Record summary:
A computed fold for a 1444-nucleotide RNA from an uncultured bacterium, annotated as small-subunit ribosomal RNA. RNAcentral holds the sequence, with entries from ENA, Greengenes and SILVA.

RNA sequence: GGAUGAACGCUGGCGGCGUGCUUAACACAUGCAAGUUGCGCGGUGAUCUCAAGAAGUUUUCGGACGGAAAGGGAGAGCAGCAGCGGACGGGUGAGUAAAGCACAAGGACUUGUCCCGAAGAGGGGGACAACUGUGGGAAACCACAGCUAAUACCCCAUGAGCCGAGAGGUGAAAGCAGUAAUGCGCUUUAGGAGAGACUUGUGUCCUAUCAGGUAGUUGGUGAGGUAACGGCUCACCAAGCCGAAGACGGGUAGCCGGACUGAGAGGUUGUACGGCCACAUUGGAACUGAGAGACGGUCCAGACUCCUACGGGAGGCAGCAGUGGGGAAUAUUGGGCAAUGGGGGCAACCCUGACCCAGCGACGCCGCGUGAGGGAAGACAGCCUUCGGGUUGUAAACCUCUGUUGCAGGGGAAGAAGAAAGUGACGGUACCCUGCGAGGAAGCUCCGGCAAACUACGUGCCAGCAGCCGCGGUAAUACGUAGGGAGCGAGCGUUGUCCGGAAUUACUGGGCGUAAAGGGCGCGUAGGCCGUGUUAUAAGUUAGUUGUAAAACGUGUGGGCUUAACCCGCAUUCGCAACUAAAACUGUAACGCUAGAGGCAUAGAGAGGCAGACGGAAUUCCUGGUGUAGCGGUGAAAUGCGUAGAUAUCAGGAAGAACACCGGUGGCGAAGGCGGUCUGCUGGCUAUGAACUGACGCUGAAGCGCGAAAGCCAGGGGAGCAAACGGGAUUAGAUACCCCGGUAGUCCUGGCAGUAAACGAUGUAUGCUGGGUGUGGGCGUAGCGAUACGUCCGUGUCGAAGUUAACGCGAUAAGCAUACCGCCUGGGGAGUACGGUCGCAAGAUUGAAACUCAAAGGAAUUGACGGGGGCCCGCACAAGCGGUGGAGCACGUGGUUUAAUUCGAUGCAAACCGAAGAACCUUACCUGGGCUUGACAUACACGUGGUAGAGAAUUGAAAGAGGAUCGACUUUGCCUUCGGGCAAAGAGCGUGAACAGGUGCUGCAUGGCUGUCGUCAGCUCGUGUCGUGAGAUGUUGGGUUAAGUCCCGCAACGAGCGCAACCCCUAUUGCCAGUUGCUAACGCGUUAAGGCGAGCACUCAGGCGAGACUGCCAUCGAUAAGAUGGAGGAAGGUGGGGACGACGUCAAGUCAUCAUGGCCCAUAUGUCCAGGGCAACACACAUGCUACAAUGGCCGGUACAGAGGGAAGCGAGAGCGCAAGCAGGAGCAGAUCCCAAAAAGCCGGUCCCAGUUCGGAUUGUAGUCUGCAACCCGACUACAUGAAGUUGGAAUCGCUAGUAAUCGCAGAUCAGCGAAGCUGCGGUGAAUACGUUCCCGGGCCUUGUACACACCGCCCGUCACACCAUUCGAGUUGGGUGCACUCAAAGUCGGUGGCUGAACCGUAAGGACAGAACCGCCUAAAGUGUGUCCGGUGAGGAGGGUGA
Repeated sequence: GGAUGAACGCUGGCGGCGUGCUUAACACAUGCAAGUUGCGCGGUGAUCUCAAGAAGUUUUCGGACGGAAAGGGAGAGCAGCAGCGGACGGGUGAGUAAAGCACAAGGACUUGUCCCGAAGAGGGGGACAACUGUGGGAAACCACAGCUAAUACCCCAUGAGCCGAGAGGUGAAAGCAGUAAUGCGCUUUAGGAGAGACUUGUGUCCUAUCAGGUAGUUGGUGAGGUAACGGCUCACCAAGCCGAAGACGGGUAGCCGGACUGAGAGGUUGUACGGCCACAUUGGAACUGAGAGACGGUCCAGACUCCUACGGGAGGCAGCAGUGGGGAAUAUUGGGCAAUGGGGGCAACCCUGACCCAGCGACGCCGCGUGAGGGAAGACAGCCUUCGGGUUGUAAACCUCUGUUGCAGGGGAAGAAGAAAGUGACGGUACCCUGCGAGGAAGCUCCGGCAAACUACGUGCCAGCAGCCGCGGUAAUACGUAGGGAGCGAGCGUUGUCCGGAAUUACUGGGCGUAAAGGGCGCGUAGGCCGUGUUAUAAGUUAGUUGUAAAACGUGUGGGCUUAACCCGCAUUCGCAACUAAAACUGUAACGCUAGAGGCAUAGAGAGGCAGACGGAAUUCCUGGUGUAGCGGUGAAAUGCGUAGAUAUCAGGAAGAACACCGGUGGCGAAGGCGGUCUGCUGGCUAUGAACUGACGCUGAAGCGCGAAAGCCAGGGGAGCAAACGGGAUUAGAUACCCCGGUAGUCCUGGCAGUAAACGAUGUAUGCUGGGUGUGGGCGUAGCGAUACGUCCGUGUCGAAGUUAACGCGAUAAGCAUACCGCCUGGGGAGUACGGUCGCAAGAUUGAAACUCAAAGGAAUUGACGGGGGCCCGCACAAGCGGUGGAGCACGUGGUUUAAUUCGAUGCAAACCGAAGAACCUUACCUGGGCUUGACAUACACGUGGUAGAGAAUUGAAAGAGGAUCGACUUUGCCUUCGGGCAAAGAGCGUGAACAGGUGCUGCAUGGCUGUCGUCAGCUCGUGUCGUGAGAUGUUGGGUUAAGUCCCGCAACGAGCGCAACCCCUAUUGCCAGUUGCUAACGCGUUAAGGCGAGCACUCAGGCGAGACUGCCAUCGAUAAGAUGGAGGAAGGUGGGGACGACGUCAAGUCAUCAUGGCCCAUAUGUCCAGGGCAACACACAUGCUACAAUGGCCGGUACAGAGGGAAGCGAGAGCGCAAGCAGGAGCAGAUCCCAAAAAGCCGGUCCCAGUUCGGAUUGUAGUCUGCAACCCGACUACAUGAAGUUGGAAUCGCUAGUAAUCGCAGAUCAGCGAAGCUGCGGUGAAUACGUUCCCGGGCCUUGUACACACCGCCCGUCACACCAUUCGAGUUGGGUGCACUCAAAGUCGGUGGCUGAACCGUAAGGACAGAACCGCCUAAAGUGUGUCCGGUGAGGAGGGUGA
């Protein structure tokens, strides 16, 4: 995608044609579904009629009324005898794997009615129903006696025919109707049509975890039986018959024409329609009949239901309706015999739930409709929005039409046939006409990808979706809703089932080195396949013809219903069989051939096998000697051995096992496997030769044999080694690895076992298809030879074509072909369970399912990783110096506490971090008090004009509230008494509504900025090339560099971002300019100051330049890049610093710098204020400072910087104070003045190793300064106090030179300061680097990988818990089935003394025959015993699967 006898959900206008219990072959109330014939017969008979009219009544005496009994006729109907039909039609699919079905063929048969022939129908007889009577019974019904008819029954005759060799035997009949003609029947028989029975061949599901089955079984002879053949049955005889081409058993199933699907081949299916079969409550049986082992017949047995007077009876919807039940689910207790067909009848006609119709159900197929044209202000409304608009959308409204359908009215069929008449359930239906009026008629599913169709809101791993992948954890095109859209449309979706796609069971049409898959190896049976020539044959094969292949269906074509569905006509078929023909190929038969195969001969190589004998080295043990304290063992040890003499060493002896060197991708063998030497026996292989055989061949289920190691049984043997075991170590543990011991075993003989990564993970055989190069063994040719060439058989390697998913294979194929075998079909469960076979056992072999997952797997790619490898780098280690970790203090963090201790940062890469300054402020936190268009912005409306502004009292902690009082300004217009007034507007204020505001949340929605790997040398692109592809190449390689720096090479050639350079500082110097800087010369001058004149030479500061490039030399190197050394130079190989940070990684950090989406607050999460907190303190961590002292402390003296800062500032000298500081104010917006004293250093003195003259914490008192304010909570000063600490465990940090270490100085922030921090500055100024094994980090190449969230990965098993299916299980329970036996109904058949009986025979007695009864065989059901198979259930046991 197609299909469906479907069902379910939502929805539903009409018609046509079909179709409708797939489940309980479960049970059935009620009605109907098979009768008919009076022209076969005897009766009965409502009613009608013919004739006849009694008794009686009455009379006008004529008669009238009345109608009984008896008789004749017609007759709807009724039961019976009799005939035909109830064997058809209708239903169902339980059973059945063959007594079935399909196709084809056959011979030993039957056939009512029908057709066509032949012959006949003569003569007799006796009954039985009905009916009557009697009796029994509740009923159903029955018994006895009597009467009676026939187309019922019987006999005789006749005959065709049949039987028999013949003689001979046997051998039928029915009438009825009609005035008649005649019609309908009857009997026998030949043929036919149609129907039926039987037989054979072929085909017809799964299972071998069903391998043997069978005694009437297989055949024969004879008999019986049948319509007929036949073990169909019986007696006897023989021992057969079936079976791996699947018997027997088990499971499932009605079969077919066909239907669905598919390109086909196939696969699935058997509803409706048609053919066949089987069944009729279950089982058995016969009767009747042309036909039955009989759906609406009979008998018996069982179960069930009903009736009953309890004695006994009745019943069978799987016919049509219908009911209950079951179920997801399947219709009316309808009309009619008008048509078609059937039964009966001469017929009329009767019967017919067959059938024809109608009803119900969108169950299916088909057709039609729900309107058409116009209509933009693109309306309203909805939804979305970037707020502009977009979209629903010409859609609607509105205008103009139409009338399918619908409703109403009118008309109105065909279906009816064979000459006429008659006959219509459907049905006043189809159809036609008229009227009405857009009026009554649209839904369903979907919109993440597959797969056509997207947005908003809600929800927040919840609710839910889901066919697969998967979606949902606050921006969901995937859930729910809405708008919009897509698809189909009276339907749409879902579910189930089948086919397809699926080449995913592969016949067409697959595979097996590594993905699942080659048997461990051979021999060999069946089977399959098989070289070459000729002849014959015709089984296969091919061609033609004939028969068959039912109809329907399908296909093609034509026709009929308005079309279609539907219906009708014509044409068409794979197959099977017969006949004819052909002879290439296959087969068969015959005769040949030699290329396959085998034999023979001559040579050859070899750890091929078996048996026996022998040998030496080594090990261990024993004996003896020498000899003395250790030996042995390991990473290091210990156990162990040894003074009872080991180890070592010498001699002798014993034992067992294995065979060094040779030895080799060497050899042999089928594989497993085989290795000292010699002998014997023995298998295979190779080459060459030729005059042998003549296809004898290949493969190979089943079978048989061989088959490493371990293991088992029995008997030996036992040196070494060594599972188990013991001990010692290692370790967190160590049931291991290491060590010391050590038993099975290893060895031999005999047997078993039968498995291995039994591997080349590659079955065997044969042929064909380029080469190069080794090696083992032959042969040939040439050569004296070394050797060369050719060739054959083995064994390796590299590779062409080809092949392969790739890797790879590549004459030893995984290439191209042929033959045969074995094996595979997602992973797990599982090579498990059960069953079978084998085994002493261990176990082997064969070998599932339930359940569960959406993967498991192969090869290759890029990364990442490795206690993989190679190369290289870095204060990475090492070598050094100084620290941290211990103390006290400071500061940050965690934790704890708290009303709050605001928030963020958290390994490196948070923790003296944001913070370059928390007493208030800051401040975001807490408590309390206030405000509400607001502390701040924009714009609008209205109001206000003693308005803005200032603001006293009062209140309050302040904020705020409160408002006395004072009190303006700008513009325009108008009026004016020029004093001013009025109006409008601005600014302002008030009110209102927009909005403001938020350090509220999300750094995992973001921008920007930043950290880190890392200043590591990398990261990429274009084109080309290679690869199926992911990708690769370039970028790898050889050198070199700090560097992907450069050189060389190269299927690559180029390019970009990085590196380097360009920029700044610094080191040298030239030139220019020379004050505030400097001072050599000259002069002045001093307290002795470049202080002054003067000068710019020097220093210095500033600007512009120069300089360094491996440039030069030598050596090394490929002559290159470059390296090493040297010269020169202030500086030498990037001189030293800085800025500068590739592609990217860490959802790294920051929504609290800022910006920003979304969400949230809105009299509060906004805002103002006071106070508090951020400063708490058992504790833990990080970073620092000061120390522990003598290279020092203290006291005194004395020297030398650089870089900065200064106006709300720096603040000199002189004065006061012990000091902090105070007072004062010169100078200075600075190369001028000030901060400013540099300190370590140097000189002198003192201390003398101590908790000190070290150390300074802590605390007390008194002060200074800043500031509204130092209580919480500042710094500093003086005096006093004088803690810990004597160099710091494990561990750990920084640094390679002007560096570390050490010493001070300045600045930012800042009122002040908690700075011991940070950023700068200079002073003094080391040590060490052998080197790259190791630790850490990084770069390149390579390798392995089951990792890709990438080793902080992945992942195994036990245990615990829950659930699920399975297996075992003492048992227990149900069903199927085999065998044996017991009992045995009905019934057929057989037998039978007596009994009974109308027809025939007989004069009779009696007989024939029949029946009841009894007996026998068979036998359903039932029962008993014993096997076997399949289920249910089961305490408990076992393993398996799934689970955050």